Predicted 3D model of a 536-nucleotide part of an RNA (large-subunit ribosomal RNA, domain I) from Gracilaria firma. The source organism's lineage runs through Eukaryota, Florideophyceae, Rhodymeniophycidae, Gracilariaceae and Gracilaria. A source record names the gene rrl.

[in-house]
Context: one part of a larger RNA
């Protein structure tokens, strides 16, 4: 020096465990903000750095329920104390809630400063004054009112709208009405009661799913994009208005009649046209609807009861084993010094609420809502609209034979003997009534909040985040972003003794175990050692 075995050291890998993830499903809830939201400064405790809680009434404060012996929070320790005159904890409902923040008296470099101690703007009322400019109207001022605003995950519905990309290059295309940003909403949005579909047969709002179909078609007819309609389920729901007409209030012209301009209240409401008109009849209680007030019961927000086994033996421990029983509308689960239906909590099943929300049904009182026939054909039936031209969009449809439908500019009709539509456009046939509005489910999503599963992860996984985690750390900023779990049943956490300044160690003693000793379960390899053996 090497090699082999063996004993350590160092290392953190493996196997086991899970306090924290991912995902689904059911139900619930879908908001919270000037009564000051979310988020946050800064405080509050004997002692208190952090996390939680909580706000100068500050580790809490009141009441009303529940509960029934121990409490004074993660968190030991010591002091000091609460409690059967019911604390501690658990739900209701209420005080209090410091500064900042929508910030809102001004101001401001958030959490602070100043004054005159104020709801800053904005909306809406009311009253007064009141301009170019006569009436008037804007605006001033004063009262009042307290509506708005700001944040919030995904779903909605609108405006604004890329580019990588793909076409094996690119420019029409395509990625795409995507991403992003803006702005509005609601628990859903949205859409919606045929100026529809169809096709000589019919159909009867809207949504959503299958299907139709990668089919009709579009397209440097490249790359690509791509539907209606029939059918076949899910839910089903129908409405109010606008005009003619008639009353009544108002304005303005007028000597009056009349005519008007602005409003109430009746009437009307639709396409086998309808309805003002003019008559005939027929309905006034019943049914629906909404609302006001009660009163039942039900859900949710605390709970409560809840069955049934013993012994040996091993072992530090029994829930194993061996023997012998019991219960079961309870053999779901987790805990207990190993593996428990029957030791614990609890599980099935029963059974509860002073008070607060929510539905539901019954009952009281308001309130709204009739229907049919017949005649004439006067009168109405949504106007700068329909169409038209031009230039764009969006339609599955790239201008095309390009219709539907939408908007910008110009032009500009018709009122039922009428209008528009069936993919240029005419005809004739069908189908339908624009140019006002409302409409519940069926359908999207899941910050939250309960309960519950997984041929989902188990600490380099599973979220970034099982620990002070959106923390420390980097960045000037936006922004980036970790590492890091395991003693034991029980701390029984090692008194005393001895080496040492101390670390650390021997001993001793606890323990089942200390090579379980806090650098702590298992403890693999590299890696360093000792000690023997071969060997050079």
């Nucleotide at each position: 020096g090497g090699c082999u075995u063996a004993u350590g050291g160092g290392g953190a890998a493996u196997a086991c465990c899970u306090a924290g993830g991912c995902a689904u499903u059911u139900a619930g809830a879908a908001g919270c903000g000037a009564u000051g939201a979310a988020g946050g400064g800064c405080g509050u405790g004997a002692c208190u750095a952090c996390c939680a809680a909580c706000g100068a009434a500050a580790u809490g404060c009141u009441u009303c329920g529940a509960g029934g012996a121990g409490c004074u929070g993660g968190a030991a320790g010591u002091a000091a104390g609460c409690u059967a005159u019911g604390a501690u904890u658990c739900g209701g409902a209420g005080a209090u809630u410091c500064c900042c923040g929508a910030a809102u008296g001004a101001g401001g470099a958030a959490a602070c400063u100043c004054u005159u101690u104020a709801u800053a703007c904005u909306a809406c009322c009311u009253a007064u004054u009141g301009a170019a400019u006569c009436u008037a109207u804007a605006a001033a001022u004063a009262g009042g009112c307290a509506a708005g605003a700001g944040c919030u995950a995904a779903c909605u519905u609108g405006g604004u709208g890329a580019a990588c990309u793909g076409a094996a290059a690119c420019a029409u295309c395509u990625u795409a009405g995507u991403a992003a940003c803006c702005a509005a909403a609601g628990g859903a949005a949205a859409a919606g009661a045929a100026a529809g579909c169809a096709a000589a047969a019919g159909c009867g709002a809207u949504u959503c799913c299958c299907u139709u179909a990668g089919u009709a078609g579009u397209g440097g007819c490249g790359a690509a994009c791509g539907a209606a309609a029939a059918g076949g389920g899910a839910a089903u729901a129908g409405c109010c208005u606008a005009a003619a007409c008639c009353a009544c209030u108002u304005u303005a012209a007028u000597g009056a009649g009349u005519u008007u301009u602005a409003g109430u209240g009746g009437g009307g409401u639709u396409g086998u046209g309808g309805g003002a008109c003019a008559g005939u009849a027929u309905u006034u209680u019943u049914a629906a609807g909404u609302c006001u007030u009660g009163a039942a019961g039900u859900a949710u927000u605390a709970g409560a009861u809840g069955a049934a086994u013993c012994a040996g033996c091993u072992g530090g421990a029994a829930u194993u084993c061996u023997g012998u029983a019991u219960c079961g509308u309870a053999g779901a689960a987790g805990g207990u010094g190993a593996u428990a239906a029957u030791c614990c909590u609890g599980u099935a099943a029963u059974c509860g609420a002073a008070a607060a929300u929510a539905g539901u049904u019954c009952a009281u009182g308001a309130u709204u809502u009739u229907u049919a026939c017949u005649g004439a054909a006067u009168c109405c039936c949504g106007a700068g609209u329909a169409g038209c031209a031009u230039g764009g969009g969006a339609c599955a449809c790239g201008u095309g034979a390009a219709a539907c439908c939408c908007c910008g500019u110009g032009u500009g009709a018709a009122u039922c003997c009428a209008c528009g539509a069936g993919g240029a456009c005419c005809a004739c046939c069908u189908c339908g009534u624009a140019a006002g509005g409302c409409u519940a489910a069926a359908u999207a999503u899941u910050a939250c909040u309960a309960a519950a599963u997984g041929a989902c992860c188990g600490a380099u996984a599973g979220u970034g985040a099982a620990c002070u985690a959106g923390u420390a750390c980097c960045g000037u900023g936006a922004g980036g972003g970790a590492a890091a779990g395991g003693u034991g049943a029980a701390a029984a956490g090692a008194a005393c003794c001895c080496c040492g300044g101390g670390a650390g160690g021997g001993g001793a003693g606890u323990g089942a175990a200390a090579u379980a000793g806090a650098a702590c379960a298992u403890g693999a390899a590299a890696c360093c050692a000792u000690a023997a053996g071969c060997u050079u």